[in-house]
Molecule: transfer RNA
Organism: bacterium
RNA sequence: GCCGGGAUAGCUCAGUUGGUAGAGCAACGGUUUUGUAAACCGUAGGUCGUCGGUUCAAGCCCGACUCCCGGCU
Numbered sequence: 001g002c003c004g005g006g007a008u009a010g011c012u013c014a015g016u017u018g019g020u021a022g023a024g025c026a027a028c029g030g031u032u033u034u035g036u037a038a039a040c041c042g043u044a045g046g047u048c049g050u051c052g053g054u055u056c057a058a059g060c061c062c063g064a065c066u067c068c069c070g071g072c073u
Stems, first nucleotide, its partner, number of pairs: 001072007010025004019056001027043005049065005
């Protein structure tokens, strides 16, 4: 330098043919317990890597860039 994959909640990851952003774990509150843990119920938490473009509407499509992983030379 070229090619491919990835970047979404604190962490690990989903997200279908473009149409209200989700799960598990963690956190917080509650029930239970003498207390803790476990279990159960609930709550909160997001600039979807950045900047543009297309569209009535973009996590999803298009372009550029940044970072991570792998491959080729």